Notes:
RNAcentral holds the sequence, with entries from ENA. Predicted 3D model of a 72-nucleotide RNA (transfer RNA) from a Bacteroidota bacterium. Rfam family: tRNA. Rfam classes the family as a transfer RNA. Lineage of the source: Bacteria > Pseudomonadati > Bacteroidota. The coordinates come from a structure-prediction model, not an experiment, and the mean pLDDT is 84.
[in-house]
RNA sequence: GCCUUUUUAGCUCAGUGGUAGAGCACUUCACUCGUAAUGAAGGGGUCGCGAGUCCGACUCUCGCAAAAGGCU
Numbered sequence: 001g002c003c004u005u006u007u008u009a010g011c012u013c014a015g016u017g018g019u020a021g022a023g024c025a026c027u028u029c030a031c032u033c034g035u036a037a038u039g040a041a042g043g044g045g046u047c048g049c050g051a052g053u054c055c056g057a058c059u060c061u062c063g064c065a066a067a068a069g070g071c072u
Stems, first nucleotide, its partner, number of pairs: 001071007010024004018055001026042005048064005
């Protein structure tokens, strides 16, 4: 220098153009003499940044940034 993949909640990750989700974690409540476990409810997201296409974009296209891998 070139190519590929990845970027979504505190963490690990889903999400095939039509209201952003799960597990764990966190908060509250129930249960218990108490704790753990269990059960119920709840909070938490400018979907890496910018632009484009579209009635509509986490999703498609382009640029940039970061991370990982490969080639030279």